[in-house]
Molecule: transfer RNA
Organism: Candidatus Omnitrophota bacterium
RNA sequence: GCUGAUGUAGCUCAAUGGUAGAGCACUGGUUUCGUAAACCAGCGGUUGCGGGUUCAAGUCCCAUCAUCAGCU
Repeated sequence: GCUGAUGUAGCUCAAUGGUAGAGCACUGGUUUCGUAAACCAGCGGUUGCGGGUUCAAGUCCCAUCAUCAGCU
């Protein structure tokens, strides 16, 4: 230098172009003499960044950044 993959909640990961969710963690509650466990509820997102297409984009297109892999 070229090619490909990945980037979404604090962490690990989902999500046919049509309201962005789950588990764990965190907070509150129930239960217990108490703790843990269990159960119920809640909190938490500029979907890496910038544009484009579309009535509508996490998803499609372009550029760019980071990480990883391959080629040279």